Source information:
A computed fold for a 294-nucleotide part of an RNA from an archaeon, annotated as large-subunit ribosomal RNA, domain VI. The coordinates come from a structure-prediction model, not an experiment, and the mean pLDDT is 83. It was read from a public genome assembly.

Context: one part of a larger RNA
RNA sequence: UGCAAGGUGACUGAGGGGAAGCUCCAAUCAGUACGAGAGGAACGUUGGGUCGCAGCCACUGGUUUACCAGUUGUUUGACAAAGCAUUGCUGGGUAGCUACGCUGUAACUGAUAAGGGCUGAAAGCAUCUAAGCUCGAAGCAGUCCCUGAAAAGAGUCACCUAUGACUGAAUAUGUUUUUUCUGCGGAAAAAAUAUCUAAGUCCGAGAGUUCCCGUAAAAGACGGGUUUGAUAGGCUGGAAGUGUAAGCUAAAAGCUUCGGCGAUUAGUUAAGCUCACCAGUACUAAACACUUGA
Numbered sequence: 001u002g003c004a005a006g007g008u009g010a011c012u013g014a015g016g017g018g019a020a021g022c023u024c025c026a027a028u029c030a031g032u033a034c035g036a037g038a039g040g041a042a043c044g045u046u047g048g049g050u051c052g053c054a055g056c057c058a059c060u061g062g063u064u065u066a067c068c069a070g071u072u073g074u075u076u077g078a079c080a081a082a083g084c085a086u087u088g089c090u091g092g093g094u095a096g097c098u099a100c101g102c103u104g105u106a107a108c109u110g111a112u113a114a115g116g117g118c119u120g121a122a123a124g125c126a127u128c129u130a131a132g133c134u135c136g137a138a139g140c141a142g143u144c145c146c147u148g149a150a151a152a153g154a155g156u157c158a159c160c161u162a163u164g165a166c167u168g169a170a171u172a173u174g175u176u177u178u179u180u181c182u183g184c185g186g187a188a189a190a191a192a193u194a195u196c197u198a199a200g201u202c203c204g205a206g207a208g209u210u211c212c213c214g215u216a217a218a219a220g221a222c223g224g225g226u227u228u229g230a231u232a233g234g235c236u237g238g239a240a241g242u243g244u245a246a247g248c249u250a251a252a253a254g255c256u257u258c259g260g261c262g263a264u265u266a267g268u269u270a271a272g273c274u275c276a277c278c279a280g281u282a283c284u285a286a287a288c289a290c291u292u293g294a
Stems, first nucleotide, its partner, number of pairs: 005161007015147004021051001023049006034039001052105005060099004067092005072085005108142003115135004164202004172195010206292004211225004231285003234281005240274003247268005254261002
């Protein structure tokens, strides 16, 4: 841009794509069929494994320069609280992302190929073929997943809006008036006015922008929200992480100038701190607006 008005939402499914899995082992069949014996199957059924592919994070683990704690050197006069030293080092660690973790990758149907057959003539027989019929493959087409009205035979359903209002140039046509000419039938010119249209404005379902964001993301795009609101932040609570904060009180090896000092331990204290997760709550910000639109 098209799909002969403009949209919103939901579908159909022509067509396209898909690792749509490959393979191995064990049990049973069965110590059976077969075979003098020695030995020793298969069809079918069931269970499992490696590898590959796709998806996911409840579990197990990894990561986790969010976070919590311990600790060394040094600096901020001391305590506390901090800075720097690869995140200083060390021990843990949620969300997210991940594999080493989990799930799926099942079973079957139809028409056939080569090929195997049935009935059966031409050709009294025979013959799978000439008419007719039946089997038969990891292949073909379905069943499964994704996509797909630009499928020009351009689809379907539901709903919404419109099919209006106002202004209105030029040209054209009509009407009226005036002037001029006239062969008196009329003709020409000018002015005013009416109709139609181009164009413009309004209305208008809806769309987009701005704005707050993330189940999305290189930019676009996609999805959600925008006060009739829980979209993001804040606050409160929960879950979770770390592991018992500071201050105070008590105890304490030992040292002592006899005044005190004191590593550390216990209680207050499942504390303190934190929070990417989950809820609640309009406190803050989604203001006011703009563009487009049959």